């Protein structure tokens, strides 16, 4: 001091600007007026723990499903287990060491709603990995 138990607190970030018009409106004989953060240029953004500083190595949570199992029963929901789960490459670059830093050039991003969403709105004032702390008990 570690590791163990209870319990508090905490624990996500993002369309600047430019086009286009699905659709709608009206005082309709219009060069009329609203209309996408979704489309198309373009622009931001980057949970958590390991490791030479990571979105993208390794592991992990989140969102979905599935099985058990509690609540009398069903629906919800708690709890266990378990699946599922996107995406990186160069360089005679530094360096003991890097897919982590340098330099250049790519890629990714859950479900529902709605004009086709990582960036809007919602499940969620919710969960939840973790982080920090506090007591307890043992040594």
């Nucleotide at each position: 001091a570690a590791g163990u138990g209870u319990c508090u607190u905490u624990a996500g970030g993002g369309c600047a600007g430019g086009g286009u018009g699905a659709g709608g409106c009206c005082u309709c004989g219009g060069u009329g007026c609203c209309g996408a953060u979704u489309c198309c240029c373009g622009a931001c953004c980057g949970g958590c723990g390991g490791u030479a500083u990571a979105g993208u190595c390794c592991g992990c949570g989140a969102c979905c499903c599935g099985c058990a199992u509690c609540c009398u029963a069903c629906a919800u929901g708690g709890u266990g287990c378990g699946g599922c789960u996107g995406a990186c490459c160069c360089g005679u670059g530094u360096g003991c060491a890097a897919c982590u830093c340098c330099g250049g050039g790519a890629c990714c991003g859950a479900c529902a709603g709605u004009a086709c969403a990582g960036u809007c709105u919602g499940g969620a004032u919710g969960g939840a990995a973790g982080a920090a702390g506090a007591c307890a008990g043992c040594c």